Predicted 3D model of RNase P RNA and transfer RNA as a complex of 431 nucleotides. Rfam match: Bacterial RNase P class A. The coordinates come from a structure-prediction model, not an experiment, and the mean pLDDT is 79.
[in-house]
RNA sequence: CAAGUAAACCGGGUGGCCGCCCCGGAAUCCGGGGAGGAAAGUCCGAGCUCCACCGGGCAGGAUGCUGGGUAACGCCCAGGAGGGGUGACCCUAUGGAAAGUGCCACAGAAACACACCGCCCCGCGUCAGCGGGGUAAGGGUGAAAUGGUGGGGUAAGAGCCCACCAGCGACCGGGUGACUGGUCGGCUGGGUAAACCCCAUCCGGAGCAAGGCCAAAUAGAGGGACAUUAGGACGCCCGGCCUGUCCCCGGGUUGGCCGCUUGACCCUGAUGGAGACAUCAGGGCUAGAUAGAUGGCCACUGUCCUUCCGGUAACGGAAGGAUACAGAACUCGGCUUACAGGUUUACUUGGCCU
RNA sequence: GUGAGUGUAGCCGAGAGGUUUAAGGCGCCAGGUUGUGGCCCUGGAGAGCGAGGGUUCGAAUCCCUCCACUCACCCCA
Numbered sequence: 001c002a003a004g005u006a007a008a009c010c011g012g013g014u015g016g017c018c019g020c021c022c023c024g025g026a027a028u029c030c031g032g033g034g035a036g037g038a039a040a041g042u043c044c045g046a047g048c049u050c051c052a053c054c055g056g057g058c059a060g061g062a063u064g065c066u067g068g069g070u071a072a073c074g075c076c077c078a079g080g081a082g083g084g085g086u087g088a089c090c091c092u093a094u095g096g097a098a099a100g101u102g103c104c105a106c107a108g109a110a111a112c113a114c115a116c117c118g119c120c121c122c123g124c125g126u127c128a129g130c131g132g133g134g135u136a137a138g139g140g141u142g143a144a145a146u147g148g149u150g151g152g153g154u155a156a157g158a159g160c161c162c163a164c165c166a167g168c169g170a171c172c173g174g175g176u177g178a179c180u181g182g183u184c185g186g187c188u189g190g191g192u193a194a195a196c197c198c199c200a201u202c203c204g205g206a207g208c209a210a211g212g213c214c215a216a217a218u219a220g221a222g223g224g225a226c227a228u229u230a231g232g233a234c235g236c237c238c239g240g241c242c243u244g245u246c247c248c249c250g251g252g253u254u255g256g257c258c259g260c261u262u263g264a265c266c267c268u269g270a271u272g273g274a275g276a277c278a279u280c281a282g283g284g285c286u287a288g289a290u291a292g293a294u295g296g297c298c299a300c301u302g303u304c305c306u307u308c309c310g311g312u313a314a315c316g317g318a319a320g321g322a323u324a325c326a327g328a329a330c331u332c333g334g335c336u337u338a339c340a341g342g343u344u345u346a347c348u349u350g351g352c353c354u
Numbered sequence: 355g356u357g358a359g360u361g362u363a364g365c366c367g368a369g370a371g372g373u374u375u376a377a378g379g380c381g382c383c384a385g386g387u388u389g390u391g392g393c394c395c396u397g398g399a400g401a402g403c404g405a406g407g408g409u410u411c412g413a414a415u416c417c418c419u420c421c422a423c424u425c426a427c428c429c430c431a
Base pairs, nucleotide, nucleotide: 001350002349003348004347005346006345007344008343009342010341012301013300014299015298016297017296018295020034021033022032023031024030025029036325040336041335043334044333045332046331047330048207049206050205051204053240054239055238056237057236058235060203061202062201063200064199065079066078067077068076069075080094081092082091083090084089095198096197100196101195102192103191104190116139117138118135119134120133121132122131123130124129147165148164149163150162151161152160166188168185169184170183171182172181173180174179211258212257213256214255220249222248223247224246225245226244230243231242232241250430251429252428265284266283267282268281269280270279271278272277302323303322304321305320306319307318308317309316310315355427356426357425358424359423360422361421364380365379366378372411382398383397384396385395386394404420405419406418407417408416
C1' cells in the first nucleotide's frame, strides 16, 4: 500500500425568526424539559393488572451438546464435537435411527434382506443352451446398495484372516461435564426425528382498548337454546365448591381522572471473575401525547463524492451534488430486520521499502 | 395499540412431501355455427405457488426471517 476478519461507536453543529406538547411560576409573559440505535417487526422472556376458587389425570405447546450468567428467556459468556477458510476467524434446530412404527417416488434384481448381467461349482445336453447351488469382488440403476484401502486366502468370492483407518463395546488415565488419550475385544446393525415417536426440562389464560373511579346517554318487562344443563378466561375427563349461562336482534356513547412514567434505570470509579456478570461507593433525573407534540424557514459551517484550477508533493481554492433508515403510546431484558456516510482499536494474508 | 387470520393465472378456488405439463370454473384469444351478435361446439394461451433462506435425494406442501392484506376490541352486560 492492497485485500480481508472481529469488536466498539457516531448518525451532523452553531445562531436567528415563526410555531407544537408537558411541567412550574405567574397573569399573556417568563423559566425548564421534549425520540431511536433500531422508538420498527411483534418473534421470545418478564414486571404489572384482571379471571370466583382448589386438586388430580390426559391431550397440547415450547426448548434440545456441556458448564456457567440472569428476574427470566428460544438471550448472553466460556468450552466440546462437526464443517468452511491459506489465515485472522466464521457457521451449526448440535439429544436419541442396535425402543417401536411409518416413508424412501422414478429407475433398479433388490431400498432392508435381495442374484438382473457377470464369476465359480455340480448335473443334463440335440453342444444353441437349460436346471440347481455358491458369490455382493466387478458391471448396471439410483440421492442412497450392506464399512474403506492394501495384502493373504479361495472353485469363485466374502472381516473368512491380517495391517492401518472409520464406527461400536469394555477397562484404565485426564476433565465438574460435553468429551478426550491409551489398551483390548468381537467383526459392523442404510437414510429420514424442520415424519410419528422416545428421553430430559419448562408451561393456567388474557392483555394497559389489561383494570379501577367519576360523569353522560339509552330500552332492553326483545327473541331463542340449555335446566343438572351451561359456564368457571385455549381443549377433554374426574372430584369438591361457586354462579343461571350462551347465542341472535335492538339501543346508547365517542367525555374526564387514575393506571403513566423512579426503573431488574443511567453515568463514573473500585473490587471479584477467563468472560457473560456480580457487589460496593459517589453522582444524576432523562418525553408522556390521546387522532396523537418533538416541526418549518433562513444564514454560516462540518463530513463525503465528482469536475476544474494552482502546486513536485503534502495541501489550498472554486463550482455542483449527497447527508440514510426511520420515528415513542404501560414499562423493561433480548432477538430479528432496515440504515447515506464516517471514526477508532486489535488482528490476518499478500506485495514493496529500510 | 393489542390479538387472530389469509396470500396459488385477470377473478374464484383444488392440491397438503414424489411418478407431471400444478386440477377445475368464470374471464381472454382463435376457429365453427348465424344474415349479424349472444347462447352453444371445438381448440389454445395465460401461474411455478407473496419474497428470501434452510431441512430433505426431492418443497406450493415442513421450519425460520421478512412483505402485503383482512377481521375483532366500549357501554346497556